[in-house]
Context: one part of a larger RNA
RNA sequence: UGACGGGGGCCCACACAAGUGGUGGAGCAUGUGGUUUAAUUCGAUGCAAAGUGAAGAACCUUACUAGGGCUUGACAUGCUGUGAAUCCUCUUGAAAGAGAGGGGUGCCUUCGGGAACGCGGACACAAGUGGUGCAUGGUUGUCAUCAACUCGUGCCGUAAGGUGUUGGGUUAAGUCCUGCAACGAGCGUAACCCUCGUGUUUAGUUGCCAACAUUGAGUUUGGAGCCCUGAGCAGACUGCUAGUGAUAAGCCAGAGGAAGGUGAGGAUGAUGUCAAGUCAUCAUGCUCCUUAUGCCCUGGGCGACACACGUGCUACAAUAGAUGGGACAAAGGAUCGCGAUCCUGCGAGGGUGAGCUAACUCCAAAAACCCGUCGUCAGUUCGGAUUGUAGGCUGCAACUCACCUGCAUGAAGCCAGAAUUGCUAGUAAUCAUCGAUCAGCCAUACAGCGGUGAAUUCGUUCCCGGGCCUUGUACA
Numbered sequence: 001u002g003a004c005g006g007g008g009g010c011c012c013a014c015a016c017a018a019g020u021g022g023u024g025g026a027g028c029a030u031g032u033g034g035u036u037u038a039a040u041u042c043g044a045u046g047c048a049a050a051g052u053g054a055a056g057a058a059c060c061u062u063a064c065u066a067g068g069g070c071u072u073g074a075c076a077u078g079c080u081g082u083g084a085a086u087c088c089u090c091u092u093g094a095a096a097g098a099g100a101g102g103g104g105u106g107c108c109u110u111c112g113g114g115a116a117c118g119c120g121g122a123c124a125c126a127a128g129u130g131g132u133g134c135a136u137g138g139u140u141g142u143c144a145u146c147a148a149c150u151c152g153u154g155c156c157g158u159a160a161g162g163u164g165u166u167g168g169g170u171u172a173a174g175u176c177c178u179g180c181a182a183c184g185a186g187c188g189u190a191a192c193c194c195u196c197g198u199g200u201u202u203a204g205u206u207g208c209c210a211a212c213a214u215u216g217a218g219u220u221u222g223g224a225g226c227c228c229u230g231a232g233c234a235g236a237c238u239g240c241u242a243g244u245g246a247u248a249a250g251c252c253a254g255a256g257g258a259a260g261g262u263g264a265g266g267a268u269g270a271u272g273u274c275a276a277g278u279c280a281u282c283a284u285g286c287u288c289c290u291u292a293u294g295c296c297c298u299g300g301g302c303g304a305c306a307c308a309c310g311u312g313c314u315a316c317a318a319u320a321g322a323u324g325g326g327a328c329a330a331a332g333g334a335u336c337g338c339g340a341u342c343c344u345g346c347g348a349g350g351g352u353g354a355g356c357u358a359a360c361u362c363c364a365a366a367a368a369c370c371c372g373u374c375g376u377c378a379g380u381u382c383g384g385a386u387u388g389u390a391g392g393c394u395g396c397a398a399c400u401c402a403c404c405u406g407c408a409u410g411a412a413g414c415c416a417g418a419a420u421u422g423c424u425a426g427u428a429a430u431c432a433u434c435g436a437u438c439a440g441c442c443a444u445a446c447a448g449c450g451g452u453g454a455a456u457u458c459g460u461u462c463c464c465g466g467g468c469c470u471u472g473u474a475c476a
Base pairs, nucleotide, nucleotide: 001476002475003473004472005471007470008469009468010467011466012465015460016459019423020422021421022420023419026314027313028312029311030310031309032308033307034305035304042053043052064300065299066298067297068296069295070294073125077124078123079121080120081119082118083117087102088101089100090099091098092097107114108113128288130287131286132285136283137282138278139277140276141274143272149186150185151184152183153182154163155162156161167178168177169176193266194265195264196263198234199233200232201231202230203229204228208223209222213220237260240254241253243251244250303442321374322373323372324371325370326369332363333362334361337356338355342351343350344349382413387408388407389406390405391404392403429452430451431450433448435446
């Protein structure tokens, strides 16, 4: 100087408390461990692995495995021989491939040849999702959006070092004020950026409709007021008032205001820590393999199943379920696409194919909600697992191993032990909806979007984590 202490002081945070909904019990989905297996490819393992890489494993993907093949190789550059290339047919084979036959000559040219492409040969080499993340770059997590981490000069100390950065206040903040052998500065904090919330100016089509007409319909004529959409500007700064404070920084109350003290949310992550993660995104040193640890193909596997754990979904019901009618979103996507309408089918779907390269058309029905009706507390008109059967769709292909529909079946489950977790407001809870990936989909995941919309916070003694000062130490 640090680190540590079941030392002390001050402070913060959904850390506790106060509330609220869960997990842990059930069934299923998914990931992991273990076991099994020819293979169940690999990585990630306290917080910070486990719905993670994977924004989508039937083939492909695919790295694994069995079998069938290739050896200058699927791919690159260089040399050489030959044929332009593309194309058609047959045999064999699970395919990859192997064998045989046929047809055929273009482009440039200095007529030597050349370009592009195919086949053959010899060698340099290619190839490797082989190893090492403890050789590395890059990138990411984490403490932590915590308020810290440092430097120059000066001063102090023999030196390691200290001071500044400590003290008194204050703040979300090393934020600001004040004092001081310090005076300044840097990286962080804050602000600058994006979205939302108010007004105004401008622009009115594909959006809008007050008045004027009009219609089945803002459909048409018309309009630029409103809404909305884009672009610009204004607006919030403790600016104003009272109190308090040290006449400071600030704190507290109030006014005005759409918004008030960081307005709400996002992006933004200092010096460093964990030899943290990643050689399987990529790049790369060294090392290993080279008729194989490389390459091609078919089938299988990654989907196994006494079990254990994590994350979720659906429930156990009446604040609910079933059924008929009625209402209100936002944000997205669409031409190899979205697909209206009509017909058909109980339905998933099928046929038809208008419109839309989109503020125009379509996906699209929003659902919780409201108004009627039924059952009346039961393993039930709760719950839907499981299984049988009949179909549909995508796709060469749906057995291993997809999804969807109809009928039948109708399991566990009556609110969950010890324990444990999220959340402070348009939040929790609850309800539907869209998207990426994608032929299809195992999505109950992930990432968005809106609808309805709570309870509680006395407080900081305690638990966990963190910051500052101080003290002790046989630790470094």
This is a predicted structure of a 476-nucleotide part of an RNA (small-subunit ribosomal RNA, 3' major domain) from Pueraria montana var. lobata. The organism belongs to Pueraria montana, within Eukaryota. The prediction has a mean pLDDT of 85.